The prediction has a mean pLDDT of 78. A computed fold for a 61-nucleotide RNA from an Actinomycetes bacterium, annotated as Fluoride riboswitch aptamer (crcB RNA motif). The organism belongs to Actinomycetes, within Bacteria. It was read from a public genome assembly, where an Rfam model found it.
RNA sequence: AUUACUUGUGGCGAUGGGGCUCGCCUUUGACCGUCUUAGGACUGAUAGCUCCUACCGAAAU
Numbered sequence: 001a002u003u004a005c006u007u008g009u010g011g012c013g014a015u016g017g018g019g020c021u022c023g024c025c026u027u028u029g030a031c032c033g034u035c036u037u038a039g040g041a042c043u044g045a046u047a048g049c050u051c052c053u054a055c056c057g058a059a060a061u
Base pairs, nucleotide, nucleotide: 010025011024012023013022016052017051018050019049020048021047033042034041035040
């Protein structure tokens, strides 16, 4: 690079990507954070674990 055969193929889980696990939904749906005096304030890139990236804080060189 070519040929043949077999098998698989959806979406979602508060801001990004990979792997694994779990749960939910079937386009009429799953999902779209918390508190508040509704002025405002707070946690987190995960549904969970882990790695990378971005962001924040501290320390050292």
Record summary:
The model forms 100% of the base pairs in the Rfam consensus.